[in-house]
Context: one part of a larger RNA
Molecule: small-subunit ribosomal RNA, central domain
Organism: uncultured Gammaproteobacteria bacterium
């Protein structure tokens, strides 16, 4: 170095986009780096190996082949791999046609229902619970009716249904914007994978500065429970939860399952497009993108995976090496900090 692995055993970076690199479609020419033969020099000697020979064997000495698998010149060969020219469309994109959606940020609107407030009716109780207290309530609760006011969430439609690169997105509505799919042509002519560094995004908590503040609610008070109760349950209740703007960059960021490309029996849903047809009310049948259930082959330790592969190759990153010290400690780098992120050893089993 090779050699094995990474759904559950130890292992897929959370996710995109991308430089560098690694790889990388047909077809001619063309070159000779790689690549393959020859040669010719050189690859000290000893060792190693292979046949002799000397010491009574042998250890050991000698002798002679072979053998150094490498390099360096040089002549040749052109399939493959590079390089150069040219061409091509099956890969990738562009135009055009239609098409569904809770993709994204913008400003408006809306009703339900909370709580608060003010007002009518109306009297003793409400509330909690396993059962109670705390707690509210004759200074009129609670209930019931009208009525502001004010925040936040958006019931029903709701669906292993959609849409996103993931986080994640769900009242209605304007104008603003990204992506996808489908069907015919046209057009560019490998512009393509993949991606160390590196860069955007990133859920909830948390953290700055400035609003907000209905409901719930970490701390925290008080009432139970209880041996005790710093808890589970019960009354309140602050941050915090909204909102603008900056940060933090972490999740069991899970399909615990990188991304691409290619090839490998079926059978059933479900969703968005297309094409055909029929006894066009309502279906069939093909196709093409999605999402789901089951299953052949094959895989797999087994569970189970199974054209959405964990089957069968290729490319290119990532990451794993026994448990526990330990994702610590130091020392870098980032943060306002709260920590992030690289990341050990002693020791010890």
């Nucleotide at each position: 170095c090779u050699g094995g692995g990474c759904g559950u055993a130890a292992a897929g970076c959370g996710u995109u986009c991308g430089u560098a690199g690694g790889c990388g479609g047909u077809c001619u020419a063309u070159u000779a780096a790689g690549c393959a033969a020859g040669a010719u020099g050189u690859g000290a000697a000893a060792g190693c190996c292979c046949a002799g020979g000397g010491c009574u064997c042998a250890a050991c000495c000698u002798u002679g082949g072979a053998a150094c698998u490498g390099c360096a010149u040089u002549u040749u060969g052109a399939a493959c791999u590079g390089g150069u020219a040219g061409a091509c469309u099956a890969g990738a994109g562009u135009a055009c046609u239609g098409u569904a959606g809770a993709g994204g940020g913008u400003g408006g609107u809306g009703g339900a229902a909370u709580u608060u407030c003010c007002a009518g009716u109306g009297u003793a109780g409400c509330g909690g619970u396993g059962a109670a207290a705390u707690g509210c309530g004759u200074a009129g609760a609670g209930a019931u009716u009208g009525g502001a006011a004010g925040g936040a969430a958006c019931a029903c439609c709701a669906g292993u249904g959609g849409c996103g690169a993931a986080g994640g997105c769900g009242a209605c509505u304007u104008g603003c914007u990204g992506g996808g799919c489908u069907g015919a042509u046209a057009c560019u002519g490998a512009c393509g994978c993949u991606g160390a560094g590196g860069u955007g995004c990133g859920a909830a908590a948390g953290c700055g500065u400035g609003g907000g503040g209905a409901g719930c609610a970490a701390a925290c008070a008080g009432g139970a429970u209880u041996a005790g109760a710093u808890a589970c349950c019960c009354u309140g209740g602050u941050a915090g939860u909204c909102c603008a703007c900056g940060c933090c960059g972490u999740a069991a960021a899970c399909g615990a399952u990188g991304u691409c490309u290619a090839u490998u029996a079926g059978c059933c849903g479900u969703u968005g497009g297309g094409u055909c047809u029929g006894u066009u009310a309502c279906g069939g049948a093909c196709u093409u993108g999605g999402u789901g259930g089951c299953g052949a082959a094959g895989c797999u330790a087994a569970c189970g995976c199974g054209a959405u592969a964990a089957a069968u190759a290729g490319a290119c990153c990532g990451c794993c090496u026994g448990g526990g010290g330990a994702g610590u400690a130091c020392g870098g780098c980032c943060g306002c900090a709260a920590g992030a992120u690289u990341a050990a050893a002693a020791c010890u089993c």